[in-house]
Parts: sequence; C1' cells; structure tokens
RNA sequence: CUCUUAUUAAGAGCAGGUGGAGGGACGAGCCCGAUGAAACCCGGCAACCUGUUUUGGCGCAACCUGCGCUGAUUCAAGGUGCUAAUUCUCUCAAGCGAAAGCAUGACAGAUAAGAG
Repeated sequence: CUCUUAUUAAGAGCAGGUGGAGGGACGAGCCCGAUGAAACCCGGCAACCUGUUUUGGCGCAACCUGCGCUGAUUCAAGGUGCUAAUUCUCUCAAGCGAAAGCAUGACAGAUAAGAG
C1' cells in the first nucleotide's frame, strides 16, 4: 500500500504540564483556536486483539482428571485506538412526506483483527 470482516448516535481533563499557531482527512461550507491550536508528557474513556475471572456446550485422552475448540461473562495487565460539534454537515439510489425533513442502503473516511 491492497484485500476481507466488524464497528462508526454512547464514553473520556467545564484553569494538568511543556509548547507556541494552527486545527477539524481531502474540496466546499460551517466551526474550534492567544479566556491559548498542532505536537509531546501525564490523566481519562472504551474493550477490537492477547491475557485474567466465572460459567455453558462439543471433541480427544483418561487413575486423580487433563488438553483442545467454541458461546457467554469479568477485569483492564499487555498491543492498539480514542479523548469539541453524529464520522461537524455535504454525494448517489430506492422508500415515506404537501414541504421542511425522516429512516434504509451504497460511496468516501477512521479504527481494530486477519491475509497478501
């Protein structure tokens, strides 16, 4: 970088430290920002993967029982991630609606796990 699967309406510092002007993916809009942006550190949130707790099922071996696979549950130790606004809004398709709009799917993006 590409592909596959899952998630994407919840949550997390209403004066934490350093830092100094930018940031919200891209384009447009609309916002955030010296009552201090990005970034780094600390704190926090969540629970995708590993691991932990409890427990159901299946299989194998069997002396006590053990091992493997799998569903649920729990914690938050490790690997990531996240910590303004729905993924801040937008586009397309078919549906409902007088309209504003609503809900579904697709596209794009993000994150995790796996594969190349």